[in-house]
RNA sequence: UUGCUUUCAGGUGAUGAAGUCCACCUUUAACUGCCUCAACGGCUGAUGACUCCUGCCAGGGA
Repeated sequence: UUGCUUUCAGGUGAUGAAGUCCACCUUUAACUGCCUCAACGGCUGAUGACUCCUGCCAGGGA
């Protein structure tokens, strides 16, 4: 000096907040939805999963 491994820490998981768990990445990264050969166009969902709040959509009642 370079490479690898480990520990700590941090970050990320298609739009918000909190808690728990899981997974991934180590800044040249993880991640940045799906369908259509491509494009036009179309589709689902505020979660990675669970609980819950907010927002949004549909139906009904007072």